This is a predicted structure of a 321-nucleotide part of an RNA (large-subunit ribosomal RNA, domain IV) from an archaeon.
Context: one part of a larger RNA
RNA sequence: CUCCUCCUGAGGGAAAUCGGCCAAUUAGCGGCGUAACUUCGGGAUAUGCCGUGCCUGGGUUAGUGCAAGCUUUCCUAGGUCUUAGUAACUCAGGGGUCCCAACUGUUUAAUACAAACAUAGCUGACUGCGAGCGGGAAACCGUUAGUACAGUCAGUGAAUCCUGGUCUGUGCCUGUCUGUUAAAACUCAGAAAUGGGUCGAAGCACAGGUUAACGCCGGGACUAACUAUGAGUCUCUUAAGGUAGCCAAAUGCCUUGUCGGUUAAAUGCCGACGUGCAUGAAGGGAGCAAUGAGGUCCCCACUGUCCCCAGGAGGAACCGG
Numbered sequence: 001c002u003c004c005u006c007c008u009g010a011g012g013g014a015a016a017u018c019g020g021c022c023a024a025u026u027a028g029c030g031g032c033g034u035a036a037c038u039u040c041g042g043g044a045u046a047u048g049c050c051g052u053g054c055c056u057g058g059g060u061u062a063g064u065g066c067a068a069g070c071u072u073u074c075c076u077a078g079g080u081c082u083u084a085g086u087a088a089c090u091c092a093g094g095g096g097u098c099c100c101a102a103c104u105g106u107u108u109a110a111u112a113c114a115a116a117c118a119u120a121g122c123u124g125a126c127u128g129c130g131a132g133c134g135g136g137a138a139a140c141c142g143u144u145a146g147u148a149c150a151g152u153c154a155g156u157g158a159a160u161c162c163u164g165g166u167c168u169g170u171g172c173c174u175g176u177c178u179g180u181u182a183a184a185a186c187u188c189a190g191a192a193a194u195g196g197g198u199c200g201a202a203g204c205a206c207a208g209g210u211u212a213a214c215g216c217c218g219g220g221a222c223u224a225a226c227u228a229u230g231a232g233u234c235u236c237u238u239a240a241g242g243u244a245g246c247c248a249a250a251u252g253c254c255u256u257g258u259c260g261g262u263u264a265a266a267u268g269c270c271g272a273c274g275u276g277c278a279u280g281a282a283g284g285g286a287g288c289a290a291u292g293a294g295g296u297c298c299c300c301a302c303u304g305u306c307c308c309c310a311g312g313a314g315g316a317a318c319c320g321g
Stems, first nucleotide, its partner, number of pairs: 002316008011307002015305001020302001028052005037042001039158001053080007062071003081085001093300004098295002100292002105117002121156007132143004160286003164217003169214002171210005178205003185198005218236005245279001246276001257273006
């Protein structure tokens, strides 16, 4: 010199970096005071400001004691020292916007703690009890010594505002004259093998229903007295042609879309726009107070992250003995 663990730092203060990762700041208690928003509970220790040691005087609270006193609470006046009085230790940095998930909770023992799972709530399906569902070859057992305000299964995922169209396909359910149709049975032929026929279950065909079942939810022309746009008209076509909403969104290829704000400067972020490659309504849509070791961006404070490194302590390594 290098490495590890720490400490200190002029001036600047995130210029470092994918990113304030790290470090620093803040911190206890008491008083004052406290915004948007809100499901009126919260948000909230919001944010912010002030005080805090020790000594002396006066008053005061409570306990105990016969009392003197001792311990103790609070108020008030003065004094005193320091850079600093929760002086050490202990001990929140804060605020704002957006995305996601309502929340507390759970999870990949040993790379993932999350936006994933669960959840209350909502909806659907099966089920009247010798039920339905599950285990078992069965006996039988669990649900259950329960009984539809119950149990099982499936989807969605608090509350709020809502949940559009479509049953052509596939699935499921219901029905069923008829068609198709196995074995058996019957019958005919035959010595028999075998062959023909009759009957005819479920299923399928067929007819309906059902989407909080699986799913799906168009194209081309023309058109208003500047231009542009197209309320409108025509046409092809479908089972129906994406409604309310929402958006370059964790969903937008083109794309660093366009406009506005933020910056001196922004592929970022926020707010808008929307012919949306390929948004969209329980594979839920929108929106949300609170919550979050979740993700994004901004601001204040703070700092060796950096400009640009320097010094110090201990240890390792190394060198010498």

The sequence was found in a public genome assembly. It matches the Rfam family "Archaeal large subunit ribosomal RNA". Gene Ontology terms of the family: ribosome and structural constituent of ribosome. The prediction has a mean pLDDT of 86.